A computed fold for a 384-nucleotide RNA from a Bacteroidota bacterium, annotated as Bacterial RNase P class A. The model forms 98% of the base pairs in the Rfam consensus. NCBI's taxonomy places the organism under Bacteria, Pseudomonadati, Bacteroidota. Its Rfam family is "Bacterial RNase P class A". Rfam classes the family as a ribozyme. Its mean pLDDT, the model's own confidence on a scale to 100, is 76.

RNA sequence: GGCUUGUUGCGUUCUGUCGCUGCCGUAAAGCCGGCAGAGGAAAGUCGGGACAACACAGAGCACCAUACUUCCUAACGGGAAGGGGCCCCGGAAACAGGGUUACAGCCAGUGCCACAGAAAAUUACCGCCACACUUCGGUGGGGUAAGGGUGAAAACGUGAGGUAAGAGCUCACGGCCCCGGCGGGUGACCACCGGGGCGGGUAAACCUUAUGGGUUGCAAGGCCAAAUAUACCGGAACUGCGUUGCUUCGGCACCGCAUAAGGGCUGCUCGUCCGACUCCGGUGGGUAGGCUGCUUGAGGCCCGGAGUGAUCCGGGUCCCAGAGAAAUGACAGAAACCCCGCAUGUGCGGGGAACAGAAUCCUGCUUACAGCAACAGGCUGCCG
Numbered sequence: 001g002g003c004u005u006g007u008u009g010c011g012u013u014c015u016g017u018c019g020c021u022g023c024c025g026u027a028a029a030g031c032c033g034g035c036a037g038a039g040g041a042a043a044g045u046c047g048g049g050a051c052a053a054c055a056c057a058g059a060g061c062a063c064c065a066u067a068c069u070u071c072c073u074a075a076c077g078g079g080a081a082g083g084g085g086c087c088c089c090g091g092a093a094a095c096a097g098g099g100u101u102a103c104a105g106c107c108a109g110u111g112c113c114a115c116a117g118a119a120a121a122u123u124a125c126c127g128c129c130a131c132a133c134u135u136c137g138g139u140g141g142g143g144u145a146a147g148g149g150u151g152a153a154a155a156c157g158u159g160a161g162g163u164a165a166g167a168g169c170u171c172a173c174g175g176c177c178c179c180g181g182c183g184g185g186u187g188a189c190c191a192c193c194g195g196g197g198c199g200g201g202u203a204a205a206c207c208u209u210a211u212g213g214g215u216u217g218c219a220a221g222g223c224c225a226a227a228u229a230u231a232c233c234g235g236a237a238c239u240g241c242g243u244u245g246c247u248u249c250g251g252c253a254c255c256g257c258a259u260a261a262g263g264g265c266u267g268c269u270c271g272u273c274c275g276a277c278u279c280c281g282g283u284g285g286g287u288a289g290g291c292u293g294c295u296u297g298a299g300g301c302c303c304g305g306a307g308u309g310a311u312c313c314g315g316g317u318c319c320c321a322g323a324g325a326a327a328u329g330a331c332a333g334a335a336a337c338c339c340c341g342c343a344u345g346u347g348c349g350g351g352g353a354a355c356a357g358a359a360u361c362c363u364g365c366u367u368a369c370a371g372c373a374a375c376a377g378g379c380u381g382c383c384g
Base pairs, nucleotide, nucleotide: 001380002379003378004377005376006375007374008373009372010371012335013334014333015332016331017330018329020037021036022035023034024033025032039355043366044365046364047363048362049361050360051217052216053215054214058270059269060268061267063213064212065211066210067209068082069081070080071079072078083103084101085100086099087098088097090095104208105207109206110205111202112201113200125148126147127144128143129142131140132139133138156174157173158172159171160170161169175198176197177196178195179194180193181192183190184189221292222291223290224289231283232282233281234280235279236278239258240257241256242255244253245252246251262274263273264272265271299318300317301316302315303314304313305312306311337352338351339350340349341348342347
């Protein structure tokens, strides 16, 4: 130099003519004028909130989510930095760089590990050793788990000793786990020393532990106007009935009986609240109009400071869609950008442009993407 992978950023601007929407000039309408007008993902609807309603305030269970440490944030299952495991590359090594991680727990319990294999958690197929027998081919019972086989995985690894042959049986050096000590670190952890132990894996398997979660959602809510049938049915602890006593004759109190319930607060339970000009459920009828919520906000940009960083603090400046079935456009020209060809004093000609359209708002994640740029890798050609 070429090809390629990943991450990040950008992913358009101006003029003219006409058109649309909002705001302002402007009490109303019109005309005119000024200003503004769809993204990095507006997509998915997977998370977190703001906000609103459930009168108010809960507890437990169920259910769901998360899971290394510290920090950031309104918050998060998000982000930043770090730690451990595994992997890749360079290197003799130490170590550096990069990638990935659903990294609480298998020593609470219950499951599962097909097939092959003797055996998948205490089992011996081949083999090895000693004994007995033998037709010398082998057979029997015993010992063994070092060697071989099967498998994803088969009693931690190497070496030595020891043994009938072997085995952590013993020793040395390592590996992993647990406990303790000392040092460093906010911490996860790291390094060293000592002691004990050594047959697994799997929890996006059931489960256990810790932490957290009220429900519903702008089709949430609020207001106005109009219309209709303030209809009909069922239910309810407004209470009703009875005795006795009192009474200012309105009623009050006690007791007994009937009823023991309806609805709201999440799925259940407790608890709590509402409750007769009422509430709950059902049948049926009317209306579907308008206003609001609705865009000034955890806001954008610039500068300075703190921090490895995410981000935070201070100062300045700006207003930057609000439609309501859905506006934000069409045409023409040019610029910027990219590609190709020619040219080599800034040029000429031609061509191109992906994914994609706000709907209460903000903030994350995920997915899509022509082209250009930056960073980090892989393969490869040539030269030195």